Transfer RNA from candidate division Kazan bacterium RBG_13_50_9, 72 nucleotides, folded computationally. Rfam family: tRNA. It is annotated as a transfer RNA.

[in-house]
């Protein structure tokens, strides 16, 4: 320098046009002498990033950026 994969909540991932979700983890309350468990409710995202299509984009299209592979 090419080519292909990934990027979504602290952390692991789902979700492939129509309100962002799951598990842990966090927080309040309930349970108990206390802790763990276990139950209920919550807080937390400008879905890598600038554009483009579209009535609507995490989703499709383009560059870019980081990281991972394979080539040269």
């Nucleotide at each position: 320098c090419g080519g292909g994969c990934u990027g979504u909540a602290g952390c692991g991932c789902a979700g492939u046009g129509g309100u962002a979700g799951c598990g842990c983890g966090c927080g309040u309350c309930g349970u108990u002498c206390g802790g763990g468990u276990c139950g209920a409710c919550g807080a937390g995202g400008u879905c890598g990033u600038g554009g483009g299509u579209u009535c609507a984009a995490a989703u499709c299209c383009c560059g870019c950026c980081a990281g991972c592979c394979c080539g040269a």